[in-house]
This is a predicted structure of a 1504-nucleotide RNA (small-subunit ribosomal RNA) from a Crocinitomicaceae bacterium.
RNA sequence: AGAGUUUGAUCCUGGCUCAGGAUGAACGCUAGCGGCAGGCCUAACACAUGCAAGUCGAGGGGCAGCAUAUAAUUAGCUUGCUAAUUUGGUGGCGACCGGCGCACGGGUGCGUAACGCGUAUGCAACCUACCCUAUACUGGGGGAUAACCAUGAGAAAUUGUGACUAAUACCCCAUAGUGUAAUUGGAUGGCAUCAUUUGAUUAUUAAAGGUUACGGUAUAGGAUGGGCAUGCGUCCCAUUAGCUAGUUGGUAUGGUAACGGCAUACCAAGGCUACGAUGGGUAGGGGGCCUGAGAGGGUGAUCCCCCACACUGGUACUGAGACACGGACCAGACUCCUACGGGAGGCAGCAGUGAGGAAUAUUGGUCAAUGGGCGCAAGCCUGAACCAGCCAUGCCGCGUGCAGGAAGACGGUCCUAUGGAUUGUAAACUGCUUUUAUUCAGGGAUAAACCCUUCCACGUGUGGGAGGCUGAAGGUACUGAAAGAAUAAGCACCGGCUAACUCCGUGCCAGCAGCCGCGGUAAUACGGAGGGUGCAAGCGUUAUCCGGAAUCAUUGGGUUUAAAGGGUCCGCAGGCGGGAUUGUAAGUCAGUGGUGAAAAGCGGCAGCUCAACUGUCGUCGUGCCAUUGAUACUGCAGUCCUUGAAUUCGAUGGGAGUGGGCGGAAUAUGUCAUGUAGCGGUGAAAUGCUUAGAUAUGACAUAGAACACCGAUCGCGAAGGCAGCUCACUAUGUCUGAAUUGACGCUCAUGGACGAAAGCGCGGGUAGCAAACAGGAUUAGAUACCCUGGUAGUCCGCGCCGUAAACGAUGAUUACUCGUUGUCGGCCCUUCGGGGUCGGUGACUAAGCGAAAGUGAUAAGUAAUCCACCUGGGGAGUACGAUCGCAAGGUUGAAACUCAAAGGAAUUGACGGGGGCCCGCACAAGCGGUGGAGCAUGUGGUUUAAUUCGAUGAUACGCGAGGAACCUUACCAGGGCUUAAAUGGGAGAUGAAUAUUGUGGAAACAUGAUAGCCUUCGGGCAUCUUUCAAGGUGCUGCAUGGCUGUCGUCAGCUCGUGCCGUGAGGUGUUGGGUUAAGUCCCGCAACGAGCGCAACCCCUAUCAUUAGUUGCCAGCGAUUCGGUCGGGGACUCUAAUGAAACUGCCUACGCAAGUAGAGAGGAAGGCGGGGACGACGUCAAGUCAUCACGGCCCUUACGUCCUGGGCCACACACGUGCUACAAUGGUUGGUACAGAGGGCAGCUACCGGGUGACCGGAUGCGAAUCUCUAAAGCCAAUCUCAGUUCGGAUUGGAGUCUGCAACUCGACUCUAUGAAGCUGGAAUCGCUAGUAAUCGCGCAUCAGCCAUGGCGCGGUGAAUACGUUCCCGGGCCUUGUACACACCGCCCGUCAAACAAUGGAAGCCGGGGGUACCUGAAGUCGGUAACCGCAAGGAGCUGCCUAGGGUAAAACUGGUAACUGGUGUUAAGUCGUAACAAGGUAGCCGUACCGGAAGGUGCGGCUG
Repeated sequence: AGAGUUUGAUCCUGGCUCAGGAUGAACGCUAGCGGCAGGCCUAACACAUGCAAGUCGAGGGGCAGCAUAUAAUUAGCUUGCUAAUUUGGUGGCGACCGGCGCACGGGUGCGUAACGCGUAUGCAACCUACCCUAUACUGGGGGAUAACCAUGAGAAAUUGUGACUAAUACCCCAUAGUGUAAUUGGAUGGCAUCAUUUGAUUAUUAAAGGUUACGGUAUAGGAUGGGCAUGCGUCCCAUUAGCUAGUUGGUAUGGUAACGGCAUACCAAGGCUACGAUGGGUAGGGGGCCUGAGAGGGUGAUCCCCCACACUGGUACUGAGACACGGACCAGACUCCUACGGGAGGCAGCAGUGAGGAAUAUUGGUCAAUGGGCGCAAGCCUGAACCAGCCAUGCCGCGUGCAGGAAGACGGUCCUAUGGAUUGUAAACUGCUUUUAUUCAGGGAUAAACCCUUCCACGUGUGGGAGGCUGAAGGUACUGAAAGAAUAAGCACCGGCUAACUCCGUGCCAGCAGCCGCGGUAAUACGGAGGGUGCAAGCGUUAUCCGGAAUCAUUGGGUUUAAAGGGUCCGCAGGCGGGAUUGUAAGUCAGUGGUGAAAAGCGGCAGCUCAACUGUCGUCGUGCCAUUGAUACUGCAGUCCUUGAAUUCGAUGGGAGUGGGCGGAAUAUGUCAUGUAGCGGUGAAAUGCUUAGAUAUGACAUAGAACACCGAUCGCGAAGGCAGCUCACUAUGUCUGAAUUGACGCUCAUGGACGAAAGCGCGGGUAGCAAACAGGAUUAGAUACCCUGGUAGUCCGCGCCGUAAACGAUGAUUACUCGUUGUCGGCCCUUCGGGGUCGGUGACUAAGCGAAAGUGAUAAGUAAUCCACCUGGGGAGUACGAUCGCAAGGUUGAAACUCAAAGGAAUUGACGGGGGCCCGCACAAGCGGUGGAGCAUGUGGUUUAAUUCGAUGAUACGCGAGGAACCUUACCAGGGCUUAAAUGGGAGAUGAAUAUUGUGGAAACAUGAUAGCCUUCGGGCAUCUUUCAAGGUGCUGCAUGGCUGUCGUCAGCUCGUGCCGUGAGGUGUUGGGUUAAGUCCCGCAACGAGCGCAACCCCUAUCAUUAGUUGCCAGCGAUUCGGUCGGGGACUCUAAUGAAACUGCCUACGCAAGUAGAGAGGAAGGCGGGGACGACGUCAAGUCAUCACGGCCCUUACGUCCUGGGCCACACACGUGCUACAAUGGUUGGUACAGAGGGCAGCUACCGGGUGACCGGAUGCGAAUCUCUAAAGCCAAUCUCAGUUCGGAUUGGAGUCUGCAACUCGACUCUAUGAAGCUGGAAUCGCUAGUAAUCGCGCAUCAGCCAUGGCGCGGUGAAUACGUUCCCGGGCCUUGUACACACCGCCCGUCAAACAAUGGAAGCCGGGGGUACCUGAAGUCGGUAACCGCAAGGAGCUGCCUAGGGUAAAACUGGUAACUGGUGUUAAGUCGUAACAAGGUAGCCGUACCGGAAGGUGCGGCUG
C1' cells in the first nucleotide's frame, strides 16, 4: 500500500466482498510446562447453608459460662487430696446500661439525558465526629432507668405488670462574655447585597469522670470530608412545534448547616422555544480501552474517580455525617414458620444452589503482610486484603532434542512405467547433550514492622541503636545430585483474491462457498489419499468494533448525461459583504501563572535468568481559567469617500401585462337560386349523407373560435408564457451625458406571490376539433392504429387545483481569462464601404476542464459568497402519521424483505418491417422441368426376432454404398470355440501340417482310417500345449488428429513501424473515381508488408519447329482396288518445344487508372472458353462405422466361427430420377457421321445354330496395328388424333446367362396380357452459348445384377436479358440499439402455483405516562383541656400532605386476528407483444377517461 466482482472488450460512477488489528468471548479439533493477568456481557431472576461489624471491664451495675484464689460448708475418704456448693477477691466475661464504630470498606448499573458526569470558577450563602495548633475551664446538686428479681400473656416471635439499682446515661444551678442574636457608633477594605476590625447596651448557652496511660467543656484557627451555585461540554427522533400555574418575577413569613418558589400567603404576567423548548426512545458519566497516518469512529469488563441503587414504593428517626446493602416504620408482591390467633425474611457482600443462557470458577487458607473499626495496650473483628484451587480465556517465555549418516533402504504416492521422481538425511545406525518432566537433598527473602527486653540522646515523650518473638502462601521460588532421547504436535488451508498440486472416487448427485463461483464422466474448487503451504500448544470457525471506505468527504466528495439544482420570483431571520481614517481590543496572535488526580501511553534507568509483568525518574496531556502585551485581518463605535447599488432629467425598444373597441379570410348552419346523381372516405372498403334534390356553384343572413402572408437558431417577460388592427391604463429593459443619495449591497431556511395542460365548483357559451361512447373496417383476436359520427372538454367570468421531459435535464450574484464570424436595440465616428462602444441573442474555436460525449467570456475554465439537493438497485415516491384540497390528488416521506449488481459515456461486432452505393440465373425476359400417372431409388413412419449403423433446413433424403442372393454384414434366431480368426517372443511336447476318405451334423465342428518332412545332426520347418502381448463396426465427433460440407471463388482477413485516443480501439483498409476483384489511379498521418484476388499449372482455339509408326496420302508408280504395296513428310493427326493478346495501335472522354467503338489488324480482344486452385474465420456443422487416437466399458463375451433369415417388409408421407401422355410423333425398311475410354479367368472379327437372350466353333489383339462401337439425323413407306400401330406398368407361360446356390431376392430373351396416364392445384427448380434442350457412346464397382444412379465423351443445337422497384443471398459506407448465446436476441403486464416479509382491518390481549374524582397507611409539621409526668415532655385525639388502592373518560404505544391490499423471490405454466431498430402507430412526462393484461386515446409539453 491494495485486490476481486457489472462488459464481447474499455473508461467512469457505484455498491458488495476480501487481505489487517482487537475481544470479559463462545464453538470444533488438539494439548507438555511455567510466569503474569482475567473470569455471569443473559434474569437489578429466585435463593438452602455458612461466614462478610464489631469493639471497649482503663465508663457502669454486675457474674450466666471459664480459670484461679481465700475462707466456709457438705460428700468421698488414702487426713490432705478429690468433687460439689457458697463467697466478684482476682484473671476475665454471656447478656444489659453507656461510649465509639456501624454513613467506611465490599457489590451492582435498575433508574438517570440530569449541574448526573467532565472541566473551570464562586460561596461576601454553608457544615465538618475522630486528628493538629492555640487559649481558657473542668465547681456544686438532683431524679430516673435497663440488667437482675418476682409474676403474667403467647405455639413462636415477642411482650405486660410490680419492685431494686449504677454510670463518662439524663437533668438542674454556679462560673464565662471570648460565641451567637438584636440595637447603635468609629476605622479600614471591597464585589451590588456588604466584608473585616474595634467600642457600647440588652438577651442567652458549658462540663464527667476514670484514675495517672487518658478523657470532657468552650472559643478561634488548620487539616480532611462534604453541601450549594454558575460558565462551557455531554446520544437519537421534527413522521415530537409549541410548552408552562408554583409556572416566571416581586414582597412577607416559614424552613434549612446554608442560598433559593424550597414551602405558604398576597401582588404582577411573566418564563422557555427553530442556536430545537415540550414529548418519545436509548443510556450511568469520566480517566481510559480498541482501531486509525491523523482527523475521526467504536466502546465504558478488569484498575482509579464521581454518581445512583440495595425485593418494589413511600417515610422519617438516630447521628458530625444516612433519609442508612447485612437499622426502623408503613404499603405491595413473593417465600417460609404456625397450635390459624399470629409471626419471620430480603446474597446487586464472599463462597454456593436453582433458573436463564452459546457462555463465565472453590460452599478453600490466613489475618503473616497492607489497610480499616474499637481499645492505653495486649488484642479482638475484618469473604477488605494477601494467598491457594479451577479454566489454553488472553499476553509472555521454554521445551518436544543436537551432530553425523546415501544402498538416496523398506513401505506409501505419482509418472512418459525393463525405469524414474517424491516422501528424504527423513528413518535405521553411530556419537553427543539433559532445558522440561520424574526421584532425592538443601532452601534465602517477604520481618529494619508491631510487641517485649535493654541502651543512647535530649526539651519526659518522642526519636534512634542492639537483642528476642511472630509466615497463610510453603513439601513454594531457587540451588545441587541421579538416570535416560528418555516424558511431550497439532490445527487449518492448497481455483483466483492468497503462500501451497497431483491421483482416485463421485457425475448439477452427494456436496462446497467470504466474493467471483465450482459439480451434468478426464473436478488442482465436492469426498479420500500422497505431497505441499501457513501458524504452532495451539489452530480454525462464529459473533462484534475500527480499518481498508475519500463509501457522509473539517482534513477529504459531488449534482448537463452516472444518485443529485428547488417550476419561477419576492423576501424576514441567518450567512457573507466596496475604499480611506480614528478609537476599542470581543475574535485572533504571543508571553507568564494556575489547573489538567493517580494509574494508563511515550522515553531513560532499574527488579524478577529473558520477556510478559513491575518499580522509579522524566515527558506528554493539543483543554479550561486568569493575567500581561501586540493590533495586520475580522468584529464594534465614530468621521469621510464614490467605483457597488439606487434615484432624477433626456433618448429609445418590445408579439410584457390588464380592460375596451374594430376587422377580413376560412368553417359551419339557415334561406333563396342554378343544377343532377351521386357525394364522402380508404391501402382497399364499408358505416355515413343523397331524387323529400345531396355534393358542386352563386347571393344574403347568423354564430363561435382562431388570427394566413409578414415570421426569422427574431423580439419581450422571473418563470409559466406572449402574435390581426387600434385606444386607455400598468409595469419594465437598454443607451448617452449630467446631477443627487452615500454601501443603502448579495444570497436566502421558514414564509409569501406567480405558476402550461389536464381536472374540479357555479354561471354563460358552443362554429370547428374531440377523451369517453357508438358504428364500419383490419385482424387469430383488435377493448388499438384507419374511417363515419359524437359527449364532456376546448372558449368567457368568478373561485379552486399547484403539478409537467415546469429542460439549457446546467440555482442566484460578483470578478478575471486567446480569437473568428453573424444578428437585435441604443450611442459615437465615418472616406458612407464601414469602424468603435454598451446591452442582448446565435455559430465555430485556443488554453483549461471533463469518464467521455462535450463545454469553452451566455463555461461544464479560474476564484469568492449564499441557498437547494445526492450517498447501490429494487421494495417506493409506496405504507403509516401529519398537513393542504370540494374531489382528483399534492407536499413531507420510511421499514421489513430481496439482489450483486443497477447505471453513464464511448468501442468492436451483430441486427433493423433505417438510409446510400454495388454485385449474383436474385428478380425480370425466355427455354425446359418438378409438383398429377406408372415404375426405379433414397428417407420418414409403421411393422418385425431382426428390418444393422450413420447422414436431418439451406449444407440429410440415386447421401456413406464406385454393385446387400451366400460372402459383404456391423442386425436377428440357433449351433460351436475361449491365447482365441491373424502376427511376434519365451518355455515345453510332437512329427507333423496337409491331402484323400468314412461317420454324426444345417454347416462350423467333433471323431476315425489311409498316405505323409528336410538335415551338413548344430538345427530348420510345421503343428499342439502353456505363457506374454489379443480382440471389440461397443460408448463419447461435446476429449481429438486427419479428411469434408457450407457461407463462397464472396473480396475480403491481418501484421510491423509511426500517428491519434486515459482506454477498448482507431488510422492504414475511409474518401473521389475505376474494376470481375482491397483491380488499379488520385487524395490523405500514414509508410510498408503478409494471407487472399490476378498471374504462374492443365485442357481447348491459331501458327511454327522437331519427329514420322501402328497414324496420314497431295503428287509419282504398282494394285487383288483395301494407303493394300513401293514411296513421301506436304496435309490431317500424334506429342514435345516455342510463338501469339499487351487496351500494344487509332478515335472519343478522362489528371490518371480506365471506359466506350459490330474500329483496324488478328485464329483469338479487352479475364478468349473450361478446369485445378477455396484467405482469416463461422456453423461445439459431418465423420470414433475408412483410418488414427485419449478416456470409459466387455473378456467361456459387447470377442470369434458357422447355418438360415434380415438389411428388399408396406395402410401411408416426402425427396431425387426414368418412361410417358404422342404426328417436331410411333412403326417398318434403307443409309451416313463421333469422341473418349476398355480389353487375356478379357474384348472378340469371321463361320454355323437359335425368332431371341445366347450357344458351338474359329482367328486377331496385352492393342494409334486387333476388338467393343453410335443414336438423333437423312431417304422412303405406313399410321391420321383414337386411351390409338400412343404408353408400357402389371401378370401368365416358355427360356438364356452368371453363380455352390436366383424361394425369400438377379439380369436378360421370346410369346401373351396391355394398368395408370390426354401435359399436371397451391407452390417450386435448372439454365445466359457450343449453354439450355435433345441424341446416343464409354468407364469404375462387378461372377452376375436390381445402373433409370454416378463419372466422363462426343452428335444436333436454340430463345431471352427493358432493367435493378420488388423477393433471396452477399460486399462496402453510414445511422439507431436496452442485442453480445448477438433478432430464432432482449423484454413488459395480468392470470395460475409455492414461499417470504409487510400495509389495512370488525375485534381481542397488553404496556408506560398524564388528567379528574373518591379513599388514604406510616411519618414529618401544625393544633389540642380532661390521661401520665414536679418539670421538660409524652400518650391520646385531630388537621394538611403523601405512597398505595379504586373509579372514569381520552390520548399514546405494542402484540395478535377472520378477512383483505399491494410487494418480493422462485430452470422449463397461461394470455397477449407494450418497450429496445422508424420495434413495425417514434418514444417519454404531467393529467383525464377507458380497457383481461401489457396498454389505448384526448389535451399540453420534451428530444433523451
The organism belongs to Crocinitomicaceae, within Bacteria.